[in-house]
Context: one part of a larger RNA
This record gives sequence, structure tokens and C1' cells, in this order.
RNA sequence: CUGGGCGUAAAGAGCGCGUAGGCGGUCUGUUAAGUGUGAAGUGAAAUCUUGGGGCUCAACCCCGAAACUGCUUUACAUACUGGCAGACUGGAGGGAUGCAGAGGUUUGUGGAAUUCCUGGUGUAGCGGUGAAAUGCAUUGAUAUCAGGAGGAACACCCAUGGCGAAGGCAGCAAACUGGGCAUCAUCUGACGCUGAGGCGCGAAAGCGUGGGUAGCAAACAGGAUUAGAUACCCUGGUAGUCCACGCCCUAAACGAUGGAUACUAGGCGUAAGAGGUAUCGACCCCUCUUGUGCCGCAGCUAACGCAUUAAGUAUCCCGCCUGGGGAGUACGGCCGCAAGGUUGAAACUC
Repeated sequence: CUGGGCGUAAAGAGCGCGUAGGCGGUCUGUUAAGUGUGAAGUGAAAUCUUGGGGCUCAACCCCGAAACUGCUUUACAUACUGGCAGACUGGAGGGAUGCAGAGGUUUGUGGAAUUCCUGGUGUAGCGGUGAAAUGCAUUGAUAUCAGGAGGAACACCCAUGGCGAAGGCAGCAAACUGGGCAUCAUCUGACGCUGAGGCGCGAAAGCGUGGGUAGCAAACAGGAUUAGAUACCCUGGUAGUCCACGCCCUAAACGAUGGAUACUAGGCGUAAGAGGUAUCGACCCCUCUUGUGCCGCAGCUAACGCAUUAAGUAUCCCGCCUGGGGAGUACGGCCGCAAGGUUGAAACUC
């Protein structure tokens, strides 16, 4: 290489859009490129295989056969694949009528709480811990009442719930806006699936410029603990956390499970919708679709477990793995302001 694999042993790209490419529903006609059969030509010799023969044998040599699995031309076949033409509706998309939702962006707004400021009441402590101390307080703290300022986050509802491709999304209202689901079966008529490159999105931390800063809090300072304590505990506290714009592009970015389609026992919840039954009407109950969970059969699995949301049975396309360490390192390339990211070895060693 082939092969075999990728939930946990090495291995699914963090996620999407999409180019080339690969693959692709039903029917009819046509073509005959792939495909199949026959024929013709060619496929040098030597070699290889084989039947004989010659050197006393063998190696070696000679003669014959087979083979050279290929290519070209031609005739025929037409099931399948392809090309061309026509048609279809089940895939896909559009339309109509409804539905649910923390999906996204922007603006406005609300209450609770913390902190600070001002004033009132009030007096000696408060705070903190395992115990303390640092700290705060007679220039009046803590506590309590009233008023004000400002920033950040949204208790209950809240869920085993919902939405989103993923990251992720939660007070309330409005504007703008993306996607999904159900029903009708009205339109188009295979318009599809995947997707190397490419492009976009991408938690937190971090970076640049300018704002903002209540609480929290790396670094830092102090107090304790301790043999020590560059920690755990305590008192403080700056970046940061917040906003705007621009970068960074990583993660246990996890379901550690790529996407699509079809098929394969059931049972019990839950969310959204449709239909039926019942009713004065609704709830209830039954059926179906879509999502989201639990349990479980066949089957699969090394086991654990998975099991119509598959890790079952199959097909298509992409990504990735190939003993441990060295090492996600070095070098080079590309990207970045930097931090660094991405691509990614070898010697050596077990």
C1' cells in the first nucleotide's frame, strides 16, 4: 500500500454556507461511450511455465507448445451505468391558512439587592474566623429611617421545558429580522445529497483605541495558619469583568458519537400542532405528525452499554487514525499588533 477502523482503546474537522468533484427517484424512446459475446490484426526475441532432447549429472544449452491476462479494428447484444429527447410526482422547492419559541439586532423602560453620598434617630462597638488578627469606628461607625447617585445582573415563573447550525440565548415593551412545525395537496417538475479548496460564524481569557466601573476579583499589599506557606482562611485591592468599534480563533468547542436517505417489536412521559369522539361549550379520551426524554426486544458491542433521536441493517459523500515517549516540539510556509494560532517532522529511546 492493501486491509481494518474512529462513544470510552489511536481516530468525527467547533459549526455552517457553498465551488470543483463524487453519488443520485419513476416511466418511455433513442444512442451504443462504459459493459458483454464472436471474429480479425497485433502483442519481437530472450525470460517464466510445460513436453521432449544435448553436455557422464546439474547449472547451462537446443527444439516444440502454452502463455504474454494488453492494444487496435469490426460485427452483434442492450439488462445495468452514461449521453440525448420526451413524460411523471412520491424526493426537493414554492404557495395558501394557522401555531409555538430565553433565535438574532437596535431602542426604551421596571423593581429587588449591593456600594457610595446627604440628612434624621442613636451609642460603643462593628466586622471577621476553627480561633484570631490586620481592617472600620467618639472627626460618631455598625444598626435603623428618609432622600439622592451610579453600575451590573435579572429572584419567583423555571421545567426531566423551549429556541438556535454550533458557540450560545432568560425582567418587561416596541421596531426590524432569520429559521422551524402542522394542515391543504394549489404550483414547479429531480431543481437532490455530500462537499477537497474557498468564504462566514465561533464560549472564556487575551490584545488595540475610546468610554464606563456598583459588586466581584488574577496580580499586588497586609493579617493569620505552618517547620516553611510565594497557598487554602481573613481584611483590602489593580487589570479584567460592562459598552462601542477593530483583532485574536482556541476549549472536556462533549452526545468525547460527521452529514443525508431508507428499513427494523413495543411501553411510559413531555413540548408544539392537526384530525376524531364526547359535550350546550370546554376539559378528558383516541389517532397522526414533528421535537425532546426514560425504559426495553431483535440485532450490535471487548465489555460498559446502544437500541426508530442506533453504537442495528444498508447505500452515498466528506474528515480522521495506523505502538509509547521525543512532540503538537523543531524547522519552513501561511495568519496575527502581540500573546500565539495553523500546517507539522526527524534523530534518539522503550
Molecule: small-subunit ribosomal RNA, central domain
Organism: metagenome